Record summary
Transfer RNA from a Deltaproteobacteria bacterium, 73 nucleotides, folded computationally. Rfam family: tRNA. Rfam links the family to the GO term triplet codon-amino acid adaptor activity. The sequence is in RNAcentral, with records from ENA. RNAcentral records the identical sequence in 5 taxa.

[in-house]
RNA sequence: GGGCCCGUAGCUCAGUUGGGAGAGCGUCGCGUUCGCAAUGCGAAGGUCGCAGGUUCGAAGCCUGUCGGGUCCA
Numbered sequence: 001g002g003g004c005c006c007g008u009a010g011c012u013c014a015g016u017u018g019g020g021a022g023a024g025c026g027u028c029g030c031g032u033u034c035g036c037a038a039u040g041c042g043a044a045g046g047u048c049g050c051a052g053g054u055u056c057g058a059a060g061c062c063u064g065u066c067g068g069g070u071c072c073a
Base pairs, nucleotide, nucleotide: 001072002071003070004069005068006067007066010025011024012023013022019056027043028042029041030040031039049065050064051063052062053061
């Protein structure tokens, strides 16, 4: 320098025929208990790596770019 894969909540990830942004764990509150753990209910938490484009509408399509992994040179 070139090819491919990945980047979504604090962590691990799902979501791609373009229209609801989600799960588990974690955090906080309430219930339960003499108290803790476990468990039940609820809540907070996200510019979907970044920028631009296409579209009525983009996490998902196109272009560029940044970071990580891997292969080739």